[in-house]
């Protein structure tokens, strides 16, 4: 420097659908003591001049996730723990983001179970199945195929 490919990997503008006729808001009615946006606690605040909630009508989003021109690439990259910092008003948990370090995974796909998720999308984990690239080795045919076994990307050319 190069190759792998049933959608190879990642990022991702505009736009699109989903989220969703949902949340919020306003109005009316019901109801009657609690409520405070991930959970618990504390505090403070709101609340019988009617909280949270429910129903109806009007109005009506967004984030996260998905597709996505294109771009960057072939340890591309991904996953799972640890540590630190920051954010979610406070404390603890939890979650997210960033940095750092460790371990694992050749690649995509199908199926089963589970997690995240609004989801039948998507994705992650575990197990399993065939496929595929590559190397070593053995066998068979013959300059390239077919088959067996084994290995791992710190690989292969």
């Nucleotide at each position: 420097a190069g190759a792998g490919g049933u959608u190879g990997c990642g990022u991702g503008a505009a736009g699109c659908a989903u989220g969703a006729g949902u949340a919020a808001g306003c109005u009316g009615c019901c109801g009657g003591a609690u409520g405070u946006u991930c959970c618990a606690g504390a505090g403070a605040c709101a609340g019988a001049g009617g909280a949270u909630g429910g129903c109806a009508g009007c109005c009506g989003a967004a984030a996260g996730g998905g597709c996505g021109g294109a771009c960057g690439c072939c340890g591309a990259a991904g996953g799972c723990g640890g540590a630190u910092a920051c954010a979610g008003a406070c404390u603890g948990g939890c979650u997210g983001u960033a940095u750092u370090g460790g371990c694992c995974u050749g690649g995509g796909c199908g199926c089963a179970g589970g997690g995240u998720g609004a989801a039948u999308a998507a994705u992650c984990c575990u197990g399993u199945g065939a496929c595929u690239g590559u190397c070593a080795u053995c066998c068979g045919g013959a300059g390239c195929c077919g088959g067996g076994u084994g290995g791992a990307g710190u690989g292969c050319u």

Lysine riboswitch aptamer from a mouse gut metagenome, 157 nucleotides, folded computationally. Of the family's consensus pairs, 98% are formed in the model. Its mean pLDDT, the model's own confidence on a scale to 100, is 78. It matches the Rfam family "Lysine riboswitch aptamer". Rfam 15.1 lists 3,224 matches to the family in 1,923 species. The RNAcentral record of the sequence draws on MGnify.